[in-house]
């Protein structure tokens, strides 16, 4: 310097042709215990890394930026 991935909840991680984001853990809370824990129900938590663009509509699709890994020189 060329090339390719990835960045989405506190963590690890889905999100399949664009159509108003979702699981498991974790938090909290209620029942359940004599307490703890385990089960059980419910519940709060993300403007999708940042900026511009298409397009009615972007997590998703183009540019460019940044961080982190990988391959080549």
């Nucleotide at each position: 310097g060329g090339g390719c991935g990835c960045a989405u909840a506190g963590c690890u991680c889905a999100g399949u042709u664009g159509g108003u984001a979702g699981a498991g853990c974790a938090u909290c809370u209620u029942c359940u215990u004599g307490a703890c824990g385990u089960g059980a129900a419910g519940a709060g938590g993300g403007u999708c890394u940042g900026a511009g663009g298409u397009u009615c509509g972007a997590g998703u699709c183009c540019u460019c930026a940044u961080g982190c890994g990988c391959c080549c020189a």